Predicted 3D model of a 97-nucleotide RNA (Glycine riboswitch aptamer) from Sphingomicrobium sediminis. It matches the Rfam family "Glycine riboswitch aptamer". Its family is annotated with glycine biosynthetic process in the Gene Ontology. About the family: This family represents the bacterial glycine riboswitch. Its mean pLDDT, the model's own confidence on a scale to 100, is 79. The model forms 85% of the base pairs in the Rfam consensus.
């Protein structure tokens, strides 16, 4: 010094699904209305997080580990915040030639 994994910070990427009904509460305001917020309902979404089959993996049984599958418990349905997961600096630890 190469090259691969794995762990953490940080950047950049990042889908989906009512900007839905109702009742209050608050600013505005004379009223309609219009933001914003509690709480209730129906409807939907899957990519924090959880749970479940067991697809696959360890190694033929046993055992053990399990998904982007499924379920929606929880989370979300305008932005925003968050996002599994890709990529990419830096730093640590291992592993190969």
């Nucleotide at each position: 010094g190469g090259g691969g994994g794995c762990c953490a910070u940080g950047c950049g990427g990042g889908a989906g699904a009512g900007g839905u009904c109702g009742c209050g509460g608050u600013a505005u305001g004379a009223a309609u209305g219009u933001g914003c917020u509690g709480c209730g309902g129906c409807g939907c979404c899957g990519a924090a997080g959880g749970a479940g089959c067991a697809a696959c993996c360890g190694c033929c049984c046993c055992c053990g580990g399990a998904a982007u599958c499924u379920c929606u418990c929880a989370g979300g349905c305008a932005g925003a915040c968050g996002g599994a997961c890709c990529g990419u600096c830096u730093g640590g630890c291992c592993c190969c030639a």